[in-house]
Molecule: Fluoride riboswitch aptamer (crcB RNA motif)
Organism: Acidobacteriota bacterium
RNA sequence: CUCUUUGCAGGCGAUGGAGUUCGCCUUCAACCGCUGGCGCCUGCCUGUCAUGCGCGGCUGAUAACUCCUACCAGAAC
Numbered sequence: 001c002u003c004u005u006u007g008c009a010g011g012c013g014a015u016g017g018a019g020u021u022c023g024c025c026u027u028c029a030a031c032c033g034c035u036g037g038c039g040c041c042u043g044c045c046u047g048u049c050a051u052g053c054g055c056g057g058c059u060g061a062u063a064a065c066u067c068c069u070a071c072c073a074g075a076a077c
Base pairs, nucleotide, nucleotide: 009026010025011024012023013022016068017067018066019065020064021063033058034057035056036055038054039053040052042050043049044047
């Protein structure tokens, strides 16, 4: 210096906070939703194709459970 493993610790799981549990990652990491026979570039297997970008549409404050907050819909007082 590099690689692997373990312990501790930290971080992450498409919109906020807390508790519990689960999973993932070790900083060049985990993570950063879905969808359109819409447009454009590129590619080749020439397409209702693929990547990327642009323009639209849709669901959800959870990774899971519970609670709070925000938002939305309905009903009652």